Overview:
Predicted 3D model of a 1493-nucleotide RNA (small-subunit ribosomal RNA) from an uncultured bacterium. The prediction has a mean pLDDT of 84.
RNA sequence: AGAGUUUGAUCCUGGCUCAGGAUGAACGCUAGCGGCAGGCCUAACACAUGCAAGUCGAGGGGUAACAGGAAUAGCUUGCUAUUUGCUGACGACCGGCGCACGGGUGCGUAACGCGUACACAAUCUACCUUUUGCUGAGGGAUAGCCCAGAGAAAUUUGGAUUAAGACCUCAUAGUAUGUUAAGAUGGCAUCAUUUUAAUAUUAAAGGUUACGCAAAAGAUGAGUAUGCGUUCUAUUAGCUAGAUGGUGUGGUAACGGCACACCAUGGCAACGAUAGAUAGGGGCCCUGAGAGGGGGAUCCCCCACACUGGUACUGAGACACGGACCAGACUCCUACGGGAGGCAGCAGUGAGGAAUAUUGGGCAAUGGAGGCAACUCUGACCCAGCCAUGCCGCGUGCAGGAAGACUGCCCUAUGGGUUGUAAACUGCUUUUAUACAGGAAGAAACACUCCCUCGUGAGGGAGCUUGACGUACUGUAAGAAUAAGGAUCGGCUAACUCCGUGCCAGCAGCCGCGGUAAUACGGAGGAUCCAAGCGUUAUCCGGAAUCAUUGGGUUUAAAGGGUCCGUAGGUGGAUAAUUAAGUCAGAGGUGAAAUCCUGCAGCUCAACUGUAGAAUUGCCUUUGAUACUGGUUAUCUUGAGUUAUUAUGAAGUAGUUAGAAUAUGUAGUGUAGCGGUGAAAUGCGUAGAUAUAGGAAGGAACAUCAGUGGCGAAGGCGGCUCACUGGAUGAUACUGACGCUGAGGUGCGAAAGCGUGGGGAGCAAACAGGAUUAGAUACCCUGGUAGUCCACGCCGUAAACGAUGUCUACUAGCCGUUGGGUUCCUUGAGGACUUAGUGGCGCAGCUAACGCAAUAAGUAGACCGCCUGGGGAGUACGGCCGCAAGGUUAAAACUCAAAUGAAUUGACGGGGGCCCGCACAAGCGGUGGAGCAUGUGGUUUAAUUCGAUGCAACGCGAAGAACCUUACCAGGUCUUGACAUCCCGAAAUUUUCUAGAAAUAGAUUAGUGCCUUCGGGAACUCGGUGACAGGUGCUGCAUGGCUGUCGUCAGCUCGUGUCGUGAGAUGUUGGGUUAAGUCCCGUAACGAGCGCAACCCUUGUCCUUAGUUGCUAGCAGGUUAUGCUGAGAACUCUAAGGAGACUGCCGGUGACAAACCGGAGGAAGGUGGGGACGACGUCAAGUCAUCAUGGCCCUUACGACCCGGGCUACACACGUGCUACAAUGGCCGGUACAAAGGGCUGCUACCCGCGAGGGGGAGCCAAUCCCAGAAAACCGGUCGUAGUCCGGAUCGCAGUCUGCAACUCGACUGCGUGAAGUCGGAAUCGCUAGUAAUCGCGAAUCAGAAUGUCGCGGUGAAUACGUUCCCGGGCCUUGUACACACCGCCCGUCACACCAUGGGAGUGGGUUGCAAAAGAAGUGGCUAGUCUAACCUUCGGGAGGACGGUCACCACUUUGUGAUUCAUGACUGGGGUGAAGUCGUAACAAGGUAACC
Repeated sequence: AGAGUUUGAUCCUGGCUCAGGAUGAACGCUAGCGGCAGGCCUAACACAUGCAAGUCGAGGGGUAACAGGAAUAGCUUGCUAUUUGCUGACGACCGGCGCACGGGUGCGUAACGCGUACACAAUCUACCUUUUGCUGAGGGAUAGCCCAGAGAAAUUUGGAUUAAGACCUCAUAGUAUGUUAAGAUGGCAUCAUUUUAAUAUUAAAGGUUACGCAAAAGAUGAGUAUGCGUUCUAUUAGCUAGAUGGUGUGGUAACGGCACACCAUGGCAACGAUAGAUAGGGGCCCUGAGAGGGGGAUCCCCCACACUGGUACUGAGACACGGACCAGACUCCUACGGGAGGCAGCAGUGAGGAAUAUUGGGCAAUGGAGGCAACUCUGACCCAGCCAUGCCGCGUGCAGGAAGACUGCCCUAUGGGUUGUAAACUGCUUUUAUACAGGAAGAAACACUCCCUCGUGAGGGAGCUUGACGUACUGUAAGAAUAAGGAUCGGCUAACUCCGUGCCAGCAGCCGCGGUAAUACGGAGGAUCCAAGCGUUAUCCGGAAUCAUUGGGUUUAAAGGGUCCGUAGGUGGAUAAUUAAGUCAGAGGUGAAAUCCUGCAGCUCAACUGUAGAAUUGCCUUUGAUACUGGUUAUCUUGAGUUAUUAUGAAGUAGUUAGAAUAUGUAGUGUAGCGGUGAAAUGCGUAGAUAUAGGAAGGAACAUCAGUGGCGAAGGCGGCUCACUGGAUGAUACUGACGCUGAGGUGCGAAAGCGUGGGGAGCAAACAGGAUUAGAUACCCUGGUAGUCCACGCCGUAAACGAUGUCUACUAGCCGUUGGGUUCCUUGAGGACUUAGUGGCGCAGCUAACGCAAUAAGUAGACCGCCUGGGGAGUACGGCCGCAAGGUUAAAACUCAAAUGAAUUGACGGGGGCCCGCACAAGCGGUGGAGCAUGUGGUUUAAUUCGAUGCAACGCGAAGAACCUUACCAGGUCUUGACAUCCCGAAAUUUUCUAGAAAUAGAUUAGUGCCUUCGGGAACUCGGUGACAGGUGCUGCAUGGCUGUCGUCAGCUCGUGUCGUGAGAUGUUGGGUUAAGUCCCGUAACGAGCGCAACCCUUGUCCUUAGUUGCUAGCAGGUUAUGCUGAGAACUCUAAGGAGACUGCCGGUGACAAACCGGAGGAAGGUGGGGACGACGUCAAGUCAUCAUGGCCCUUACGACCCGGGCUACACACGUGCUACAAUGGCCGGUACAAAGGGCUGCUACCCGCGAGGGGGAGCCAAUCCCAGAAAACCGGUCGUAGUCCGGAUCGCAGUCUGCAACUCGACUGCGUGAAGUCGGAAUCGCUAGUAAUCGCGAAUCAGAAUGUCGCGGUGAAUACGUUCCCGGGCCUUGUACACACCGCCCGUCACACCAUGGGAGUGGGUUGCAAAAGAAGUGGCUAGUCUAACCUUCGGGAGGACGGUCACCACUUUGUGAUUCAUGACUGGGGUGAAGUCGUAACAAGGUAACC
């Protein structure tokens, strides 16, 4: 410090997630030791048991228990019993002090509660310290003990008696306090201090001290007041009657409405009152660079509380955790009459919970209470126990050791690799643990004894005494001995393989893995990271600049309010003076300690601890500075405003008015249609429409001018004219900062809509009808009502948009346009300048990009509004507004990992432009109808083997299924196998017979071989052994190879450079041209590669060479005839090599180009014709059944052999063909002309047969011989438009051939039979020239079996205007929400399941307001009913007190009525989510009616 995740890729925006640190943690697995810390976060839930506050006999009366002594009795020395407060001591009681500390918890509390600073001239303070002074004289009771009772108990009544440092009276005090009077000093307003005088009131105990009392002071502690700070909600906006203030009185330690009486009507609040929710606050802790954010355990400070609520008493201090009273709930005891209790003290129990310890030891230390002290008490505290809860430290060994050992696990390409110096082995060490032995520090004292100084008090020294923890530490012994796990290994993120599984089981923080080769699941091996821990979960901060003060944004991503005015607020021009609030500087106080940081030090180190420093960014006080901001004062004119005029404009409001047009009615002419549409129909019209001419009434809107022209704040504004009103412009003069912005607030505010009343021509929601359609509640058509118009009143919203808030200043230029002004002249439709608008380009700059660019989205300033992932949702609830419709304000649960913006490359479009192709068109011939052939689907079957399935499967693999082939089925057989290699043994081979369907099995005959270096070797066959063979079994979605297709379409890319943040672009686009990315020109590109073309084959012309088997012109010979023969090498031809064609030449067009058009010459002319040749890639295209091959599967079978069957089935459907339907023909007879092939397991001449064919001793291994008669054509004849002399299916009979074998299931021949069919619906195919059409010939395969396939030649057309349309393709451009790429994406209802939520008759709780009732304990007031020690007394009584009564206040509680919140509720509303439901197709392309508000 960043990373992953939206996309095909990119850059942004933006959310989600991760890596870090932390914890009072919990859970899982694991666990050796020690130190230091920490340990109910939940139920302030309920608590059994024990302990947690007592102490003082030097206050007192005393003596229940213990100990000692004494006395007496029983009595032996000693023991037992009794008595005795005599002593040590001491239960209970009176009294003093303490119990208000210490300890716990965080309910309540949003508050002067806490923090910080300051104040008390408005206060108190026991114990302690200092100073001064004092301590006299009396009195009456009471508890206890004793006696007598009540009660189960708790407890309690009466009587008698008694003490005090308990209580009371008097004296003393002029000090203290109060009052009054007079003065002095000081201050802070009330006042403070002080002097004098008068007056009222208050003390004390025993005694040697100490203790005690009064007063003053200090210290400590407490109380009170104030400034500032201190959570969220405005869907809480008004709150308040003791409320705010005054006077008086009361009360308090003290001020004060603290309380009361009277008077006044105030006080608080948008700088957030009131209300609601939540919460103890701080020092500090975690995190962070910091600012911040989160927290408030342990330790320290403050507060609050003590079962819940209320109350006071005592006291220096409490409204009191282990005190009291009352009420309530709960628990316990009970003899049922009554009583008792309060762990949020320490342990502990139950409950709750994911979860948190021992009913331990000790007062040795520190501290506290009491005491003169000894000492006692102390669950404070110090220790120990439990827990890996955290932090820190140590160990589980160290060194050597490669033959990189064997074995094992794992992997493997079978060679090996890895585990791995790891182990073994050798040497060394002994921390820790174990055993034994020793053993600190923590202890200083008090007291006591002694000594010294000193002397009523005190200080110093020596001796003696005190350890719960019980160890730390040290030594010795033995021996590697006692000690390693957890998580992870797809990316982020360090670490990889095998097996199992097969969208299952499972994983997952995010992205995502898993559907048969999973580095992602589970196991294993190996590796990585941490380590006595490791992971997971939860929470907080960080990363997150993702609430942005530091430090964000707002045209299009979320976000500028519809607009103006304006209140509060914020902010503000120039000059001068003053002030010193902000600001800056110095000094002082404070900012507790601990913590953090730094130095040093102590535990062996560290954690931990000690000590010192720094820091504590803050607050307060004070002194100074005065630039800036603020305040005050004075001045100024540039901001702002007022003002003569002039000109301008659809600016507004109200009124008058013109013309054109539509429709209506009237009336004339006139006749059959009009109207409307893609096409129609509804509709109107013979009752006279439409059309046309006249005049009439009526409403609405204002053509042309008209313009990125004008005006207005925006909405918006358009005939002419008049009245009123607003704005802009602008010389001069005046005012003198009066300005800007603007939360709330007030106006204005399109359309639609609402209310009342008018108006209504046209248009037109709703509605009706007609069409369209699968449907059509739409688009189209015919009608048509609200409405649109006017007046008045509401509504208050729009994609109210420039998606761009208002104001101000500054920052290159160029070109328009509107209004005004200045100036110049040559006075013009002129030039220059300037100002206010309104537009187009463009630099810097900005921007994610697009773009903006003086009209900023640039650079700055002021103020306001708004935003913080998508959905849910601008929705629900609540409030406000509205007649309603609705508007405004405005959430949450839940859900997803994205949603979005701009740009890029593709693909696509019922977008555009250009171009091409038998793509259409123009033609010729077919298919689709018939019969047959063949293939496929389907069906059938034991099997009908398998594959191919739009174009690009279907006469395809198959260039040929009777057996074989053959993979399928049934049956019969074999198991190292039908086939291969290795090892061992045996020669190979052969005759005949039997069984069987055959495979096979059994028997039988002949036969002992070949080579040799003499060691042996080779071939073939049989048998045996196991390694292995074998598989047309699966996966073409694991593959290679091969192939199809787009497409013989003209495209596909690269290097360098340049542009762009980038994906990418450029080049390759543009202008021409071409069959072509072919070429030329232009050009931030320049070049290059794969394609195109050419090079190759063939064909067309010529030449040269060569002439056999081919040829024969001339010469010669010969034949019925033939190159038959001699001969020839001219011709044809053969087959080798060359030539030729290149837009080369001419003319024109074109840009002086490329090229095109025409022409000449030429056998051929613009690629001459044809072929081979197929770029980058697409289709997970096809093929595991050609072959090869990974993985999986079978192994007496999914392998192998045999026989028979099947692949040939047959209601049907489709594809491809053949033959036809006839006269351009059929049949008969005659005549002519090819090319290219094949041939010894062959072609066959020739002969025979009507023929298929048979025989085959000619010839031919082929330019020689044969297949081999080419056919259409031509000549002649016949048929005469008919199911025929067309057509030939089907069937019958008889044959031929091949072959072991033609039944299933071959081809052919002869004779006979003679079906459908008379040119084929919708639709659809091929072809542009030697082509289509038509005619025959040959070959491969092959024993046989073509209408198929591949070739060959013969005859030989028609048409192309053209590119609008259909299909396919190429280039450019445009839109896109597509990228699996339109066979895309995607919306809504309905149906089903689940989830959260709103409404809901209501129902049940909590909290709370108001109005009442009620009234315990207590306090205060009043009261003389009862009782009454101290004092007084005239002895009667009084003063005082207690009890009682009553009044006031008041807790619990009750009633009524509101508010608020939670839960629940039949039913109901929408929302969300959910691989394959239904209906449509709304959006994305012009999305097929542009979309949207």